[in-house]
């Protein structure tokens, strides 16, 4: 004095980095729903099973008229962050034409020790009105970020800081400070 583990505490990836939020807009949709006119008995959940609901004071279906909204969505802004997040899984409430059960939605809370470093582009599948988006899985690329090995420049021999090439790892990583310590 140097370097491992460990601690505290700040940073970086990307110009399409995460997510929430507002406005406006396309699209949903010429759908639902409604109003006449024709009809003349059925209609009515994601499955089944019981069954309840509207209906001769006019069902379904057809014409014509009027004619929506939710969620989701791309740009912009603002705002919070770098496991930002999101999928999987569990628990617990509620939602799902009347129940039941099964499936699915939503919300909250657990899951660092389940996975995934990142976006993007092809492709299967699920959702979804949608070939929009959006979650999964494979695919070769591209990118940051660290080891190893090589090559080059600087420097001029203490060291360091950075390029370029190729293999390889993961985010509990990886960079740069603090503290206190055992080995060397």
């Nucleotide at each position: 004095a140097a370097u491992a583990a460990u601690u505290u505490a700040a940073g970086a990836g990307g110009u399409c980095g995460c997510a929430a939020c507002c406005a406006a807009c396309a699209a949903g949709a010429g759908u639902a729903a409604u109003u006449a006119g024709u009809g003349g008995a059925a209609u009515u959940u994601c499955u089944a099973u019981c069954a309840a609901a509207u209906u001769a004071u006019g069902a379904a279906g057809c014409u014509a008229g009027u004619g929506a909204a939710a969620g989701g969505g791309g740009c912009g802004g603002u705002u919070g962050c770098c496991g930002a997040a999101g999928c999987g899984u569990c628990a617990a409430a509620u939602c799902u034409g009347g129940a039941u059960a099964g499936g699915g939605g939503u919300u909250u809370g657990g899951u660092g020790u389940g996975c995934u470093g990142g976006g993007a582009c092809g492709u299967a599948g699920u959702u979804u009105a949608a070939c929009a988006g959006a979650c999964u899985g494979c695919g070769g690329a591209c990118u940051g970020u660290c080891g190893c090995a090589g090559c080059a420049a600087a420097a001029c021999a203490u060291g360091u800081c950075g390029g370029c090439u190729g293999c390889g790892g993961g985010g509990c990583g990886c960079u740069a400070u603090c503290g206190a310590c055992a080995a060397u």
Lysine riboswitch aptamer from Pediococcus parvulus, 184 nucleotides, folded computationally. Rfam family: Lysine riboswitch aptamer. Its family is annotated with lysine biosynthetic process in the Gene Ontology. The coordinates come from a structure-prediction model, not an experiment, and the mean pLDDT is 76. The model forms 98% of the base pairs in the Rfam consensus. Lineage of the source: Bacteria > Bacilli > Lactobacillales > Lactobacillaceae > Pediococcus.